About this RNA: c-di-GMP-I riboswitch aptamer from a Desulfobulbaceae bacterium, 80 nucleotides, folded computationally.
RNA sequence: AGUUGAUAAAGCCACAACCGUCGUGAGGCGGUGUCGGAAAGCCACGGGUCUCUUUAAGGAGAGAUAGCCGGGUUACCUUC
Numbered sequence: 001a002g003u004u005g006a007u008a009a010a011g012c013c014a015c016a017a018c019c020g021u022c023g024u025g026a027g028g029c030g031g032u033g034u035c036g037g038a039a040a041g042c043c044a045c046g047g048g049u050c051u052c053u054u055u056a057a058g059g060a061g062a063g064a065u066a067g068c069c070g071g072g073u074u075a076c077c078u079u080c
Base pairs, nucleotide, nucleotide: 002080005077012037013036017032018031019030020029021028022027035067041073042072043071045070046069047068048065049064050063051062052061053060054059
């Protein structure tokens, strides 16, 4: 520098549900929790899904999701 992701080790994250809180909403944040995860770290760039507004309709606009997939980027442990 590249490579592998194990029934290993050290740690890390935290689905559903419940409580609090913010948001019209999708959802966000904090706590409990522990379904799972080898990028379930970060970035809405492409696609998907979802929400709101608007439109007669086609559509347009604004958002959410990184734990839907792809891409970009950084990284612990480990294999070779």